[in-house]
RNA sequence: GCAUCAAGAGACAGGGCUGACGCCCUCGCCAACCUGCCCAACCCGGCAAGGUGGUUUUCCUGAAAAGGAGAUGCGGCCACGGACUGGCAACCAAGGGG
Numbered sequence: 001g002c003a004u005c006a007a008g009a010g011a012c013a014g015g016g017c018u019g020a021c022g023c024c025c026u027c028g029c030c031a032a033c034c035u036g037c038c039c040a041a042c043c044c045g046g047c048a049a050g051g052u053g054g055u056u057u058u059c060c061u062g063a064a065a066a067g068g069a070g071a072u073g074c075g076g077c078c079a080c081g082g083a084c085u086g087g088c089a090a091c092c093a094a095g096g097g098g
Stems, first nucleotide, its partner, number of pairs: 001074005010027001013026005028055003033051003036047003042098003058069004076088004
């Protein structure tokens, strides 16, 4: 800087830390933001596989429109002194339309 804050999913799941708020790990679940895959390609669409994130679903002002704040995302890992360099992994799922 751009997008989203609609819906959805444990409202005592287990464990650890903290005086508390809260944070972390594991398991389950939810969700297409990034990557990847489904298609020869592109767009739409789809798939929870690799990453994030969420799992009592943000707050304030305003009659409203809207504004402000906050939150999340805009792949990961390895090598190299470093890079606009080189390399690695990504399901038994999806497989439709233009």